[in-house]
Order: sequence, then C1' cells, then structure tokens
RNA sequence: CAUAGACUUGAGCCUAAACCCGUGAUGAGCGGGUACGGAGGAACCAGGUUCCAGGGGCGAAUCCGCGCGCAGGGCAGCAUGGCAGCAUAACAUGACAGCCGUGCCGCGGCAGGGCACUUCCAAGCCCGAGCCCGUCAGCUAACUCCGCCGGCGUUUGGAAGGCAACGA
Repeated sequence: CAUAGACUUGAGCCUAAACCCGUGAUGAGCGGGUACGGAGGAACCAGGUUCCAGGGGCGAAUCCGCGCGCAGGGCAGCAUGGCAGCAUAACAUGACAGCCGUGCCGCGGCAGGGCACUUCCAAGCCCGAGCCCGUCAGCUAACUCCGCCGGCGUUUGGAAGGCAACGA
C1' cells in the first nucleotide's frame, strides 16, 4: 500500500416495515399511540354456476415461444374381457402414442420493478421470486380485522432544485 474478516459509531439502499410513550435495568420482552401498508364489508353498477384444470390474496415478479425434456390427466382410435344371443352397448384392463390441456425442468424473450438528497434525460448494470387463504371473498359508505419483518453495501454523465462542510 492492497485484499479479506471481526467489532463499534454515523449516514445510506431494497421493502409498508419507521418514530414516540409506559413498564422493565437506559437491554430483551410486553403494552399503547402516531405514520405507513394490506384484507374483509351495503346501496348503485357489474356479474349466472360447476367440471375437465376449483377460486382468490400479498408482491415489480406477469405473459409468450422453443424442447419432439420429465410426470400425469381428458377425448378419439386399437387389443382383451364383458359375450351363448340382441351387442361393434354400458363398463373394466392394457399397450400405443393421434389430438387437447395441467404441473415441473432447461433455453430465450416480454409486461413490470430497482440502482444511494429529489426530479427529468441518456447510457450501463441487476431483478422479473417467494409466500398465504382453504371451496370462500367483484366494486363498496359506515364498520371490522391484520402487518409494521427481513435482506444488504452505494454505476456514470448532463440539467434544475435542495442540503451539508470548509474557507473568506
């Protein structure tokens, strides 16, 4: 000097997820309030319901194409049984893989979202998840209920505004 890690302090980023008060020990925990966020819930309006493959909510996180990928359904056809006859029936089983969906995986896009005081423009980088309700919910005044976690470390230029520090 550089890199990595740990601790403390300060100011920051994503997110609704912050602040104050009481108790406690100035902590944790518990309780309350404010701010922010979400859900349910009339009239009017809108709207039939169910099944194959229920339906819905939070969230930026949706939708599309490709694969001759994997799994498992529906329909038609085929084989056997049904069957001694009407009977090439209903129905059951099986193989094949024709058509149509459903879920997962892989690849590529897209609606949409984020990037450090704020807004606009331009370029660049990244995200495009996950979870919940439980057969049930459109909107919705009054009213009712719930959340307030967690994860991180900052791209550059221009314009306008604002703020802070230093100096005079």